[in-house]
Context: one part of a larger RNA
RNA sequence: UGACGGGGGCCCGCACAAGCGGUGGAGCAUGUUGUUUAAUUCGAUUGUACGCGAGGAACCUUACCAGGGUUUGAUAUAUAAGUGAAUUUGUUAGAGAUAACAAAGCCUAGCAAUAGGCGCUUAUACGGGUGUUGCAUGGCUGUCGUCAGCUCGUGCCGUGAGGUGUUGGGUUAAGUCCCGCAACGAGCGCAACCCCUAUUGUCUGUUACUACCAGGUUAAGCUGAGGACUCAGAUAAGACUGCCGGUGACAAACUGGAGGAAGGUGGGGACGACGUCAAGUCAUCAUGACCCUUACGUCCUGGGCUACAAACGUGCUACAAUGGUCGGUACAGAGCGAAGCGAAGUCGCGAGGCGGAGCAAAUCGCAAAAAAGCCGAUCUCAGUUCAGAUUGGAGUCUGAAACUCGACUCCAUGAAGGUGGAAUCGCUAGUAAUCGCGCAUCAGAACGGCGCGGUGAAUACGUUCCCGGGCCUUGUACA
Numbered sequence: 001u002g003a004c005g006g007g008g009g010c011c012c013g014c015a016c017a018a019g020c021g022g023u024g025g026a027g028c029a030u031g032u033u034g035u036u037u038a039a040u041u042c043g044a045u046u047g048u049a050c051g052c053g054a055g056g057a058a059c060c061u062u063a064c065c066a067g068g069g070u071u072u073g074a075u076a077u078a079u080a081a082g083u084g085a086a087u088u089u090g091u092u093a094g095a096g097a098u099a100a101c102a103a104a105g106c107c108u109a110g111c112a113a114u115a116g117g118c119g120c121u122u123a124u125a126c127g128g129g130u131g132u133u134g135c136a137u138g139g140c141u142g143u144c145g146u147c148a149g150c151u152c153g154u155g156c157c158g159u160g161a162g163g164u165g166u167u168g169g170g171u172u173a174a175g176u177c178c179c180g181c182a183a184c185g186a187g188c189g190c191a192a193c194c195c196c197u198a199u200u201g202u203c204u205g206u207u208a209c210u211a212c213c214a215g216g217u218u219a220a221g222c223u224g225a226g227g228a229c230u231c232a233g234a235u236a237a238g239a240c241u242g243c244c245g246g247u248g249a250c251a252a253a254c255u256g257g258a259g260g261a262a263g264g265u266g267g268g269g270a271c272g273a274c275g276u277c278a279a280g281u282c283a284u285c286a287u288g289a290c291c292c293u294u295a296c297g298u299c300c301u302g303g304g305c306u307a308c309a310a311a312c313g314u315g316c317u318a319c320a321a322u323g324g325u326c327g328g329u330a331c332a333g334a335g336c337g338a339a340g341c342g343a344a345g346u347c348g349c350g351a352g353g354c355g356g357a358g359c360a361a362a363u364c365g366c367a368a369a370a371a372a373g374c375c376g377a378u379c380u381c382a383g384u385u386c387a388g389a390u391u392g393g394a395g396u397c398u399g400a401a402a403c404u405c406g407a408c409u410c411c412a413u414g415a416a417g418g419u420g421g422a423a424u425c426g427c428u429a430g431u432a433a434u435c436g437c438g439c440a441u442c443a444g445a446a447c448g449g450c451g452c453g454g455u456g457a458a459u460a461c462g463u464u465c466c467c468g469g470g471c472c473u474u475g476u477a478c479a
């Protein structure tokens, strides 16, 4: 000087407390361990692995296994020799990779030799490796932590390691600001500058809008028209403790108030200091070294990654009456669409089929929002008209192909489950809870991920305690 302390002081955080809802019990989905297996490819493992890499394993992917092939190679560049235009099509054998055969075709420049481009064969340099090492590395990332810290120059103090500044008194979300001070300044962080959102003015109005006027309908901005309103998108204003009272040290600031759409960082996002964990990744990529080279490369068929006594994590659906079922009726936002979205109509109980209008989309389509509310009806506390696993049958769609191993529909079947032990998680407001909608990936395949809006709470006395962190101080046989 640090680190540590079941030392002290001050302070903060959904850290506790106060509340609301879960997980832990059940069934299923999904990841992991373990076991099994020819193979169940590999990585990730306290917090910081476990719906993680994977934003989507039937084949492919695919790296694994079995079998069948191949060796300048599936791919690149170059040289030499030989040969053929390239290329297209077909037949046979085969699980296919592939092999054999046949047919068509006969490149460009040049009279030609030859040169150029393309393919095949041979030879050689090579090429290839998801093989090893993340403890050889780059790059990228997680974490402490959006915590308020981490440092430097000159000066001063100390023999020196170092200290000072950065400590102290206040204050703040903040090393934020003020005051003081052997310090005076500065940098990286904080904040601000950026984006979205909340209010308003001006301008511009089509595909958006419809108050007045006219037309028109069962109805409808449907039509003429309009530039008011909504909205769209460009630009500007607006919030700064700016104003007032009180407190304070005449400061910084705190507290109350006015005005205001918004008030003290308005709400949300992006943004992550010096560093820590030899943290993660050689399987995104790049790369040193080592290793393989008729194989640890590469092509194909089939299988596996989907196994299943068991254990754990993350979720979904429930256990019901604030509910289930049936009928009528309403209101979003944000997206996506051409090998696409696909309307009307029509067939089917349905998944869906036929159909093909319109739309590269403020114009057309996906598209029905759902919960809610209302009017009802029914069930009447039961393992039930709760719950829907499982199983049988019949189908639809995608795709060469749904057996291993897809999603969905209909009929039948109707398991566990009576609100869950110890323990444990999230959340402070348009939040939790609850309800649906969209997108990426994608032929098909979400209960996951990423977004969007609808409805919309309770509680916070407080900082004694648990956990993590910041500053000062103290002890130490630790570095």
Stems, first nucleotide, its partner, number of pairs: 001479002003476003007473007015463002019427005026317008034308002042053002064303007073126001077125008087104007107116003127293003131290003137286002139281003142277001144275001149188006155164003168179003194269004199237007209226002213224003240263001243257005319420001323379006335366003340359002345354003386417001391412007433455007

Predicted 3D model of a 479-nucleotide part of an RNA (small-subunit ribosomal RNA, 3' major domain) from a metagenome.